The RNA shown here (Glycine riboswitch aptamer) has 90 nucleotides and comes from an uncultured Rhodobiaceae bacterium.
RNA sequence: AUGACCCGCACGGGAGAAGCUGUCUUUACGACAGUGCCGAAGGAGCAACCGCUCUCGGAAACUCUCAGGCAAAAGGACCGUGUGGCGAUG
Numbered sequence: 001a002u003g004a005c006c007c008g009c010a011c012g013g014g015a016g017a018a019g020c021u022g023u024c025u026u027u028a029c030g031a032c033a034g035u036g037c038c039g040a041a042g043g044a045g046c047a048a049c050c051g052c053u054c055u056c057g058g059a060a061a062c063u064c065u066c067a068g069g070c071a072a073a074a075g076g077a078c079c080g081u082g083u084g085g086c087g088a089u090g
Stems, first nucleotide, its partner, number of pairs: 006085008018035001020034005036070003042066001043064003049058003
């Protein structure tokens, strides 16, 4: 001096699915229970593939719906911009 990979922060964008039924309270868009539904917090499972000592390990936006969610709000994988940390490499 460069600053891979990884992690964090800020801002912006960000989908889907009953504002269902009953009871309680009551201002309800709340609480509880019941069905119906959604998948993009998290979690789990398998797989192409990769690693390898292998019968092992890693592994999705796929699958499951445990959790979470189904007006708004909040949350939200992921993407963009800026920034901080670590420090591979030159």

Its Rfam family is "Glycine riboswitch aptamer". The literature on the family includes a 2004 paper in Science by Mandal et al., "A glycine-dependent riboswitch that uses cooperative binding to control gene expression".